[in-house]
RNA sequence: AGAGUUUGAUCCUGGCUCAGGAUGAACGCUGGCGGCGUGCUUAACACAUGCAAGUCGAACGAGGUUAUUACAGUUGAAGUUUUCGGAUGGAUACCGUUUUAACCGAGUGGCGGACGGGUGAGUAACGCGUGGGGAACCUGCCCCAUUCCGGGGGAUACCAGUUGGAAACGACUGUUAAUACCGCAUAAGCGCACAGUACCGCAUGGUACAGUGUGAAAAACUCCGGUGGAAUGGGAUGGCCCCGCGUCUGAUUAGGCAGUUGGCGGGGUAACGGCCCACCAAACCGACGAUCAGUAGCCGACCUGAGAGGGUGACCGGCCACAUUGGGACUGAGACACGGCCCAAACUCCUACGGGAGGCAGCAGUGGGGAAUAUUGCACAAUGGGGGAAACCCUGAUGCAGCGACGCCGCGUGAGUGAAGAAGUAUUUCGGUAUGUAAAGCUCUAUCAGCAGGGAAGAAGAUGACGGUACCUGCACAAGAAGCCCCGGCUAACUACGUGCCAGCAGCCGCGGUAAUACGUAGGGGGCAAGCGUUAUCCGGAUUUACUGGGUGUAAAGGGAGCGCAGACGGAAGGCCAAGUCAGGUGUGAAAGGCAUGAGCUCAACUCAUGGACUGCACUUGAAACUGGUCAUCUUGAGUAUCGGAGGGGCAGGCGGAAUUCCUGGUGUAGCGGUGAAAUGCGUAGAUAUCAGGAAGAACACCGGUGGCGAAGGCGGCCUGCUGGACGAUAACUGACGUUGGGGCUCGAAAGCGUGGGGAGCAAACAGGAUUAGAUACCCUGGUAGUCCACGCAGUAAACGAUGAAUACUAGGUGCUGGUUUCCACAGGGAAUCGGUGCCGCCGCUAACGCAAUAAGUAAUCCACCUGGGGAGUACGUUCGCAAGAAUGAAACUCAAAGGAAUUGACGGGGGCCCGCACAAGCGGAGGAGCAUGUGGUUUAAUUCGAUGAUACGCGAGGAACCUUACCUGGACUUGAACGUAUUAGGCAUAAUUUGGAAACAGAUUAGUUAGCAAUAACCUGAUACGAGGUGCUGCAUGGUUGUCGUCAGCUCGUGCCGUGAGGUGUCAGGUUAAGUCCUAUAACGAGCGCAACCCCUACACAUAGUUACCAACACGUUAAGGUGGGGACUCUAUGUGGACUGCCGGCGCAAGCAGAGAGGAAGGUGGGGACGACGUCAAAUCAUCAUGCCCCUUAUGAUCUGGGCUACACACGUACUACAAUGGCGCAAACAAAGGGAAGCGAAGCCGCGAGGCGGAGCAAAUCCCAAAAAAGGCGUCUCAGUUCGGAUAGUAGGCUGCAACCCGCCAACUUGAAGCUGGAAUUGCUAGUAAUCGUAGGUCAGCAUACUACGGUGAAUACGUUCCCGGGCUUUGCACUCAACGCCCGUCA
Repeated sequence: AGAGUUUGAUCCUGGCUCAGGAUGAACGCUGGCGGCGUGCUUAACACAUGCAAGUCGAACGAGGUUAUUACAGUUGAAGUUUUCGGAUGGAUACCGUUUUAACCGAGUGGCGGACGGGUGAGUAACGCGUGGGGAACCUGCCCCAUUCCGGGGGAUACCAGUUGGAAACGACUGUUAAUACCGCAUAAGCGCACAGUACCGCAUGGUACAGUGUGAAAAACUCCGGUGGAAUGGGAUGGCCCCGCGUCUGAUUAGGCAGUUGGCGGGGUAACGGCCCACCAAACCGACGAUCAGUAGCCGACCUGAGAGGGUGACCGGCCACAUUGGGACUGAGACACGGCCCAAACUCCUACGGGAGGCAGCAGUGGGGAAUAUUGCACAAUGGGGGAAACCCUGAUGCAGCGACGCCGCGUGAGUGAAGAAGUAUUUCGGUAUGUAAAGCUCUAUCAGCAGGGAAGAAGAUGACGGUACCUGCACAAGAAGCCCCGGCUAACUACGUGCCAGCAGCCGCGGUAAUACGUAGGGGGCAAGCGUUAUCCGGAUUUACUGGGUGUAAAGGGAGCGCAGACGGAAGGCCAAGUCAGGUGUGAAAGGCAUGAGCUCAACUCAUGGACUGCACUUGAAACUGGUCAUCUUGAGUAUCGGAGGGGCAGGCGGAAUUCCUGGUGUAGCGGUGAAAUGCGUAGAUAUCAGGAAGAACACCGGUGGCGAAGGCGGCCUGCUGGACGAUAACUGACGUUGGGGCUCGAAAGCGUGGGGAGCAAACAGGAUUAGAUACCCUGGUAGUCCACGCAGUAAACGAUGAAUACUAGGUGCUGGUUUCCACAGGGAAUCGGUGCCGCCGCUAACGCAAUAAGUAAUCCACCUGGGGAGUACGUUCGCAAGAAUGAAACUCAAAGGAAUUGACGGGGGCCCGCACAAGCGGAGGAGCAUGUGGUUUAAUUCGAUGAUACGCGAGGAACCUUACCUGGACUUGAACGUAUUAGGCAUAAUUUGGAAACAGAUUAGUUAGCAAUAACCUGAUACGAGGUGCUGCAUGGUUGUCGUCAGCUCGUGCCGUGAGGUGUCAGGUUAAGUCCUAUAACGAGCGCAACCCCUACACAUAGUUACCAACACGUUAAGGUGGGGACUCUAUGUGGACUGCCGGCGCAAGCAGAGAGGAAGGUGGGGACGACGUCAAAUCAUCAUGCCCCUUAUGAUCUGGGCUACACACGUACUACAAUGGCGCAAACAAAGGGAAGCGAAGCCGCGAGGCGGAGCAAAUCCCAAAAAAGGCGUCUCAGUUCGGAUAGUAGGCUGCAACCCGCCAACUUGAAGCUGGAAUUGCUAGUAAUCGUAGGUCAGCAUACUACGGUGAAUACGUUCCCGGGCUUUGCACUCAACGCCCGUCA
């Protein structure tokens, strides 16, 4: 940074799609480790259970427990003593009071439960952001300063008793304490009220000072250090209120609002305020978008982007709002309070039915919803929070751990060596190639994971949940660790098989119908990698909403036109101001994030530090060019004035003639009218025609003109009146008064609507006649609305220059039109200038076409409009309208295009030029008959297959009885019928006979024995193994060959030039030709394939050569044969050469060339004919001539044999033959060719047969012999117009020939039979001269079979005015929505 996709190709417009990045993701396949993050986007759905807000005994009283101090009481041990009675002693225990210390769970009291944590429902708002203001405010705990803490009082919970209730929870009586509560005193200071002084401020006002009056405090504890309390002022922090600016979509939401807007006075609040209330006024908001509706928490930031922008608002941070839903207040410094209260509602739970309890949008967790989102974990060790003097307690905040590849980052799954390039797999042209140094093998290492040992920092003195974690060391094994997507183009990466428009793929274009790099599988390859793909969403690409950075003549898009309010923009010179603008400074723009540079975790992600940035806002100091404001000027923009001429400009009134129709009268008679042709219609009741008179309505010929006027629509006889605008000249006046113009107002063709007139002609609808398959049309005859007038409505058109208005500038040339100035030699002409209207043309612009001073150029201003095609200018809503309808104006759904301009072709019942047996002019056919042959169809066991408009159909086939033969029936074969190779066994080969059989074949027998000294070779048979074989499919996989356009004159290339390009030029133009043949001209110059010529035959001559051909002269000779000698003259044969070139003369023409009854010549303008077929078209024909890819068959789709079929037959078509007769038939006699063929051949003479033919076998491998007779013509005779002496089909009888064999199924001959047919409907075909027509001859194929085919000669015409028409073709031009190219494309209906 672009790419694909509209076309046959091109350029453009324009949409669709892709490549990139991103995500709180989900889904599919797969999954080794670690770090850091992150995890209900849906049901603000409902919640079991546990925990998440307590703490203070140094505020207080009482109780309990433990320990303790002291005392009193009771008890009275040991010991001592004893007269044994006791005394002493006082331990121990218990109880009471007391001291101290600690604990327990309630209560009073204090502080905290307004923080922390969650969620985003609501909210379009001063909610948020940003910057200000509060002279209109509050602030617990904390800090600083000042001052104070004197003295009293009465209650109450707990508790005790009684009592209600199932419970929750109470009720009553009594007792008691406080840092709980209430008075009193004190008042430095404070509040309030009153009236002052000084200073200050943006208004209300503020600050300071002094006076009078008035009001409000406290709590103690103590280790005597303090802690705590009260008041005031200040600070800090936190909050509250107000304002400027910014903050989504819809006008198919345009008017909204009633405490609404303001005022006065009150109330309320911490405080201002309609916040609330009473009264008064009627305001206020709104096109700069009010109101209404929809959607939405806002921001820092995040994603994307070159940026400007666009999208998002998870995590982290700030603000707001909410806590089941709705409402309310209480307490408090702070709440209208998530784990407080009250009420209402829904839901859930308990209940003794009377009544109660609850609120996970805290952390876990459950159900539900959903494509989808985690543990009912550990710890207060750290950081922070609450309480406390503290110890300490509490803390699901937080720190950690767990789960999830959800994301980002890092690491690993080994490294080196290793060619026999192993095996396997895939492919193959079978040689190989690929996988692939890949593996194996050898050597080595240990990051992760594993085992063992050590073991932190995080903690300031103690205290570590994490955690025996991070990290370090050692040990052992290459072991435990790779997938996913893609491979037609875009887009990196290709083959095989399977499938056969099926199955499937696909983001777009599009793949798949038998050789799929696009489906599926495999091999290989490409990409990424613990992930990879898909889906969804956002930005990008998309300059495809264009601020940066687009357009509107024809692609989507200029309003039908004007006037004009708001708005936007605005001439020249000067002064001032400083709003915009520019510059400097100050404040702010939180942190995090982003960027830069460093640093810390081994690196990175992550984290930390520093810097700069945060393009903004506000304040302030300046500047004054530009914009703006203001003051005073100017005249060029604009307007006014005076003079002048031009004009279908408008409105009203009057007048005129021509024409049409009608009416009246006259003349006049049979038609008129109309059409491509007709008919309907009119007319003997007198039309049409014609003459005269009259009536009516409408429109104004000629002039008339890319001429005039008007804003557009539009305006046309003449005259008059009223009236608008433009223009020229003058330069007197005003002094920017201008331009554009959303809404608005006005005008606005035709058709249409309403009311009333009018109505000649024309004429929707309608009627009739034609046309037609139909004809609700085109044509004709009629004909009503309407067209006309007046007054209203309507408001649209291809209302177009498909081009909005206004201004300035930017080469020229030439017309028309209206003025003016000036010059000249003045019926006139020239020059200049202003206005209008055309054409051509440069620069420039444009996709091109084109535009080009009347811009679509260059600038600047304002308005309108466009954003893929269809749906659709449709639906709904609204406004307007009497209606018709107009204006405004979507969506669902659907397509990958729709479109513009230009290019090449093809096409046109478009044009021009030209050619052709194309027509015309002629001659002969075919179409009717019979028969032959081919085809279709039908039939069949099979009737093998192919060819099917021209360009298939007497075609492949140049010859189907068997064979051919590919088809059918039946029989038999399987390495095979033919061929090659190798191995092996046997035998030589070969010939003959015989049995079965339809034959193939099977069996038997006999004879026989090659070459070589031999091994063996050749040959045959059997077996084995490779190859076989296929007229099976595909001519739409192919080669080769062929047809056709067409022997038409075309088809191209190189270089140059033109064009953005496809392309064009050349190859066009003017002539000419059979011809792109040649000439001239020419941005073309040359060249190639075609044309022509070169080649062959033929027409003339010459030279040479004469055998088998020829025979003039000479000689011989005959059956009257060039037969013989001979000749080389002639014919002829063969080879070579000449000849014809518009060369010569005259005419026309620049030339090319043309014409010609010119000359010469055998031939004259290509002499005649043949071969020769450009680039290409028809997926033309042929896989069955041959060759060949792929596919298919392999005891058969191969090969073989017999018989049958290809020869069928109601019928249809094509092509021939023979005829229908006298230009003829028949008979008799009797002429003249050319070109061919001949050895498995042609076959003479002679003889036999009516004949086909037979016998025969001379000659000939051929200018020698044979086929071989040419026929028509010509001569003589006959027939005399008949279904015949025409015609010969069909049939019968007995024959001939070929062949193994003529039944299906050959040909010929003789006799007999004697069908249709008397010249052929519509429609159609060939031919322009030695041609048509007609007559025979030969050949190939071939055993036999020719009406076919290919050749040959004989006889031998007619006609062509001409190019209007039919067909085909060539060149050119034009149109085009065709390009598969008119057998195209395409519309509607129906299925």
A computed fold for a 1391-nucleotide RNA from an uncultured bacterium, annotated as small-subunit ribosomal RNA. The sequence is in RNAcentral, with records from ENA, Greengenes and SILVA. The prediction has a mean pLDDT of 83. It matches the Rfam family "Bacterial small subunit ribosomal RNA". Gene Ontology terms of the family: structural constituent of ribosome and ribosome.